[in-house]
Molecule: Bacterial RNase P class A
Organism: Parvularcula marina
RNA sequence: UCAGAUGGCCGGACGGCCGCGGGCCUUCGGGUUCGAGGAAAGUCCGGGCUCCAUGGCGGCAGGGUGCCGGGUAACGCCCGGCUGGAGCGAUCCAAGGGAUAGCGCCACAGAGAAUGAACCGCCUUCGCCAGUCGGCGACGGUAAGGGUGAAAAGGUGGAGUAAGAGCCCACCGCCGUCCCGGCAACGGGACGGGCAUGGCAAGCCCCGCCCGGAGCAAAACCGAAUAGGGACAGGGUGGCCUGUACGGCCGGCGCCGCCGCCAGCGCUACUUGUCCGGGUUGGUUGCUUGAGGCCACGUGCAAGCGUGUGUCCCAGAUGAAUGGUCGUCACCGCCUCGGCGGGACAGAACCCGGCUUACACGGCCGUCUGACCUU
Repeated sequence: UCAGAUGGCCGGACGGCCGCGGGCCUUCGGGUUCGAGGAAAGUCCGGGCUCCAUGGCGGCAGGGUGCCGGGUAACGCCCGGCUGGAGCGAUCCAAGGGAUAGCGCCACAGAGAAUGAACCGCCUUCGCCAGUCGGCGACGGUAAGGGUGAAAAGGUGGAGUAAGAGCCCACCGCCGUCCCGGCAACGGGACGGGCAUGGCAAGCCCCGCCCGGAGCAAAACCGAAUAGGGACAGGGUGGCCUGUACGGCCGGCGCCGCCGCCAGCGCUACUUGUCCGGGUUGGUUGCUUGAGGCCACGUGCAAGCGUGUGUCCCAGAUGAAUGGUCGUCACCGCCUCGGCGGGACAGAACCCGGCUUACACGGCCGUCUGACCUU
């Protein structure tokens, strides 16, 4: 200098005038203070909070998740590592448990896609033809060579053979046992075994772990009437305890997806009277101080965690505020150098932690890799 890799920052600044929503003050005229985002978005994960449901155990069904370790309130998120793959490299990618539990599938091509496959080829023997080389045919042998395919029954070399073959040998690979290193995933080594039995689990399945449902239109309070509902009292009531009342036992029914068991609680036909009460619209609460921001120190490779008489309070609307305009400056583009033009994606709605997607007129910075040149 060129080509790349990766991490991060910035979403204009200040002021005037008019206007809108919340809080506080008010002499009711007004004053003062705060007022969108990095994604407020998609609503895809994980929580807090609220309501529904009596608790425990076992089973079934359903959903999710999936290398190892760490972080976290939790996660499918984040950090660090391992293994495999891509790249000269910096780096990047991976739903990355199990294929001797079982089932299923493997298109096209190909002889064959798996309880070991002969299409071509190679080879022994036999038969026929032929003077010979050889040719044709038959029973067999053979996975070395060719061909098909995403994938063809470990690879390379040698020995061996009629030709061949883990049939045998060396190295590599694989499997098993042991040892060493590591918390672990895993890595390294030694010894043993010739070692047919492929791939797909993002097809069913098996294994480990996790999981109740609905959501702030949750939910609570105020609040006219009706229906449904509840409490108390009376009549009345499945069985038994001789009868009645009380009480007890047995039974029946109900109690957060289904079934069973245990414990517990409630009801136990039906009906009469009295009282309570009942929630559509509306109002109030929930509502914003919180796994909070910033700073400093300590700790950790990092994600993060801890400490502090530290510091700050930073929207809370509900016919739903957060806007408009002017000026100066900065940035980008254009030209006649003084002007003109431009600025995205999108907008809170109970609150947090993530992920994903959209977007800069776009701009800037750090670290690293490769090639070439110069010293």